A computed fold for a 73-nucleotide RNA from a Bacteroidales bacterium, annotated as transfer RNA. Rfam family: tRNA. From the family's description: Transfer RNA (tRNA) molecules are approximately 80 nucleotides in length. The family's RNA type in Rfam is transfer RNA. Lineage of the source: Bacteria > Pseudomonadati > Bacteroidota > Bacteroidia > Bacteroidales.
[in-house]
RNA sequence: GGAGCUUUGGCAGACUUGGUGAAUGCGCUGGACUGAAAAUCCAGAGAACAUGGUUCAAUUCCAUGAGGCUCCA
Numbered sequence: 001g002g003a004g005c006u007u008u009g010g011c012a013g014a015c016u017u018g019g020u021g022a023a024u025g026c027g028c029u030g031g032a033c034u035g036a037a038a039a040u041c042c043a044g045a046g047a048a049c050a051u052g053g054u055u056c057a058a059u060u061c062c063a064u065g066a067g068g069c070u071c072c073a
Base pairs, nucleotide, nucleotide: 001072002071003070004069005068006067007066010026011025012024019056028044029043030042031041032040049065050064051063052062053061
């Protein structure tokens, strides 16, 4: 220098041929249970890398940029 893949809560990680309300597990907060804790159960808060474009509508499509991984030179 060229190419491909990837970026979603604190962490891991689904979803998406564009459609209200973005799973799940761990963690966190509150409650139940207990003499107290652990475990278990119930409830709750919290997320689409950035900007622009297309569209009635974008996490999803397109462009540019940024971070990460891999390959080629």